[in-house]
RNA sequence: GCCCCGUUGGUCUAACGGUGAGGAUAGCGGGCUUUCAAUCCGCUGAUGAGGGUUCGAUUCCCUCACGGGGUG
Numbered sequence: 001g002c003c004c005c006g007u008u009g010g011u012c013u014a015a016c017g018g019u020g021a022g023g024a025u026a027g028c029g030g031g032c033u034u035u036c037a038a039u040c041c042g043c044u045g046a047u048g049a050g051g052g053u054u055c056g057a058u059u060c061c062c063u064c065a066c067g068g069g070g071u072g
């Protein structure tokens, strides 16, 4: 240089192109408990960036960035 794969809350992980982006964990608040732990309830927080297609994009296309793998 070329080819392939990936990028979603602090972390891990879902989402046939379809109407508040789901779950776990963590964090915060509360219930329970003499207290802590465990457990239960609630709250907060995410689609790498920019364009394009579409009535509608996490999803499809292009460019870039980053990470991984392969190859001369």
Stems, first nucleotide, its partner, number of pairs: 001071007010025004018055001027043005048064005